[in-house]
Description: This is a predicted structure of a 73-nucleotide RNA (transfer RNA) from Synechococcales cyanobacterium GL140_1_metabinner_5_sub. The coordinates come from a structure-prediction model, not an experiment, and the mean pLDDT is 84. Rfam family: tRNA. About the family: Transfer RNA (tRNA) molecules are approximately 80 nucleotides in length. Gene Ontology term of the family: triplet codon-amino acid adaptor activity.
């Protein structure tokens, strides 16, 4: 210091050709039980790392900086 790959929900992860951002879990109610755990229904919950850029439109193209991994020197 140079190259790759990741950063999306509290955690763990998808997300196709750029066209209204999801899923498990948790968590919160509910409905079952004598009651409680399982299972079941339902909800909440997003600055898509940040600043710009380019398009009517950007989690997704492009610049740059930030963190995390890795290879190289």
């Nucleotide at each position: 210091g140079g190259c790759u790959c990741g950063a999306u929900a509290g955690c763990u992860c998808a997300g196709u050709c750029g066209g209204u951002a999801g899923a498990g879990c948790u968590a919160a109610g509910g409905a079952c039980u004598c009651a409680u755990a399982a299972g079941c229904c339902u909800u909440c919950g997003g600055u898509c790392g940040g600043c710009a850029g380019u398009u009517c439109a950007a989690g997704u193209c492009u610049g740059c900086c930030u963190c995390g991994a890795g290879c190289c020197a």